This is a predicted structure of a 529-nucleotide part of an RNA (small-subunit ribosomal RNA, 5' domain) from an uncultured bacterium. Its mean pLDDT, the model's own confidence on a scale to 100, is 86.
[in-house]
Context: one part of a larger RNA
């Protein structure tokens, strides 16, 4: 000088930060990932309309029917649950940092050229039957799709023995003048989608070099081991894996083994070199009760997915089931020690959606804590009879001390009252000029107009009111080291960072008066330079 600090005494306000460093111990409860009806069949619930009936106060109430409409529980399907958030157990290298490499993948997004034809069979939901305490499961019958499967076609794509061969798709919504219509629509057009393909962007996978702790009281290690050939596997190189062949490979420039540890940008310190460290913020990695495994998918071997095994907890009708806070709060435990079971999606960002919007413990805010940094205040001026009281005294006085009182002012802060923001601009809607088009519909680009929307919060800030009113402590005073006397104690009680104090005049113990240093803090302890 510093700290994610703790403890002791004390404590007025504000701003900005920070807050389980220990048990990767166990977790009650709530929330943390949904969304799309403009993919689909539907209609449990709500609302509206229509029809029928009843009550009758004659225009209201009730009942039933009807998916017709707004919508929508459950279900099929799509996209997202691989991001965001947490933790640092493991990992000394399959990590990280820097610099390179070629044998790769990449949903959504952008750009280019091409296509989107014609069929089929199922299955959930619903209904029904049955089993089970439950979790849930089984049988039968029906049905839809952007779910699933053939066929056709193939600019580019892939394979090839260069003859040839293989492989695709899905529709939905808005608007509409002719024409056709089985009155559903066809058809045209716009938008969103879909399929193959090329390039980009973004993200990722792999390989190499160098650097990245301690120990030699660890000196030898290695059989898929090192290399080759050929199969297999992967998005891809490769002993990655397998068969065969060869006998290699690493090591005092420290292999192997043991212990410790997430790495970095950075942070602390220091004139620097260096040393120490890796909280918050940012990048990468690893993990998700413990161990193992794959499935789906563009992407996982997946925190709030699945399966198996294990430990633990819970439910049970004893047959069987359920669970995983190292998400946000919160609880117990451990500990010297670390916060609220708060508000809002208003902003920023993310997921889904054409949009409206929905979801979002990410985030933004609020609460708690002097934990840190910074700022402000606890008054200002005047005031000598140098008051009283305290303390010391050589008894003359000295000191506390302009300190107080008194007088004259001020009102920051606190309290009360009144006013009152920025953070909000967009998407909507609308006018004009363009694009598109058969079209002045629809849709859309630019420019202009323009409404709604604030958790924080009646907060910041401003104004007013009264009144010095609401606000000072802590450590130290032998030397180092700024600051001295008296009393008590008597090697006792005690102090102490080092030297050392204390055994009858202790500036070193305890108290008082006085002083010194910091100050809403001050000391102690711990730790680093």
């Nucleotide at each position: 000088a510093u700290u994610g600090a703790a403890c002791g005494c004390u404590g007025g306000c504000g701003g900005c930060a920070u807050g389980c460093c220990u048990a990767a111990c166990a977790c009650a409860u709530g929330c943390a990932a949904g969304u799309c009806g403009a993919a689909c069949g539907g209609c449990a619930g709500c609302a509206u309309g229509a029809g029928a009936g009843a009550g009758c106060u004659u225009g209201c109430u009730c009942u039933c029917u009807u998916g017709a409409u707004g919508g929508c529980g459950a279900g099929u399907g799509g996209c997202g649950g691989a991001c965001g958030g947490g933790u640092g157990a493991g990992u000394a290298a399959a990590g990280c940092a820097u610099c390179g490499g070629g044998a790769c993948c990449u949903a959504c997004c952008c750009a280019g050229a091409c296509g989107u034809g014609g069929g089929g069979g199922a299955u959930a939901a619903c209904c029904u039957c049955g089993g089970g305490a439950a979790a849930c499961c089984g049988g039968g019958a029906c049905u839809a799709a952007u779910a699933c499967c053939g066929c056709a076609u193939a600019c580019g794509u892939c394979c090839u023995a260069c003859g040839g061969g293989a492989g695709a798709a899905a529709g939905c919504g808005g608007g509409g003048g002719a024409c056709c219509u089985u009155c559903g629509g066809g058809c045209c057009u716009c938008g969103c989608g879909c399929g193959g393909u090329u390039g980009g962007a973004c993200g990722g996978a792999c390989c190499g070099a160098u650097g990245u702790g301690c120990g030699a009281u660890u000196a030898g290690c290695u059989a898929g081991u090192u290399g080759g050939u050929g199969g297999g596997g992967u998005a891809a190189u490769g002993g990655c894996u397998c068969a065969c062949c060869a006998a290699g490979g690493c090591g005092a420039c420290g292999a192997u083994c043991g212990c410790u540890a997430g790495c970095u940008g950075g942070u602390c310190u220091g004139a620097g070199a260096g040393g120490a460290u890796g909280a918050u913020c940012a990048g990468c990695c690893a993990c998700a009760c413990u161990g193992g495994g794959a499935c789906u998918g563009a992407g996982a071997c997946a925190c709030g997915g699945c399966c198996c095994a294990g430990a633990c907890u819970c439910c049970u009708a004893c047959g069987g089931g359920a669970g995983g806070c190292a998400g946000c709060a919160g609880u117990g435990g451990g500990g010297a020690a670390u916060a609220u079971u708060g508000g809002a999606c208003a902003a920023u960002g993310g997921g889904c959606g054409a949009a409206a919007g929905c979801c979002u413990g990410a985030u933004c805010c609020a609460g708690c804590a002097a934990u840190g940094c910074c700022g402000c205040g606890u008054g200002u001026g005047u005031g000598a009879a140098g008051a009283a009281g305290g303390c010391c005294c050589u008894c003359g006085g000295g000191u506390u001390g302009u300190a107080a009182a008194g007088c004259a002012c001020u009102u920051u802060u606190a309290u009360c009252a009144g006013g009152a923001a920025c953070g909000a601009a967009a998407u909507a809607c609308u006018g004009c000029c363009g694009g598109u088009u058969a079209a002045u519909a629809c849709c859309u680009g630019g420019c202009g107009g323009g409404g709604c929307u604030g958790a924080c919060g009646g907060u910041a800030c401003c104004u007013g009111a009264g009144g010095a009113a609401u606000a000072a402590g802590c450590a130290c005073c032998g030397g180092c080291u700024a600051a001295c006397u008296u009393c008590g104690u008597g090697c006792c009680a005690g102090c102490a960072g080092c030297c050392g104090c204390g055994g009858u005049a202790a500036u070193a113990c305890g108290a008082a008066g006085g002083g010194u240093g910091c100050a809403a803090g001050c000391g102690u302890u711990a730790a680093u330079c």